[in-house]
Molecule: transfer RNA
Organism: Lachnospiraceae bacterium
RNA sequence: GGGGUCUUAGCUCAGCUGGGAGAGCACCUGCCUUACAAGCAGGGGGUCGUUGGUUCAAGUCCAAUAGGCCCCA
Numbered sequence: 001g002g003g004g005u006c007u008u009a010g011c012u013c014a015g016c017u018g019g020g021a022g023a024g025c026a027c028c029u030g031c032c033u034u035a036c037a038a039g040c041a042g043g044g045g046g047u048c049g050u051u052g053g054u055u056c057a058a059g060u061c062c063a064a065u066a067g068g069c070c071c072c073a
Stems, first nucleotide, its partner, number of pairs: 001072007010025004019056001027043005049065005
């Protein structure tokens, strides 16, 4: 220098053929307990790496760009 792949909640990750942003763990509150843990019930938390484009509509498609990993030279 060229190519591939990944980037979504605090963490690990889903999200299919473009239309509702989600799970587990963690966190908060209540119940339970003498107390803690476990358990049960409820709750909060997201500019979907960034910028631009296509579209009625983008996490998803296109281009550029940043970072991680791998391959080629």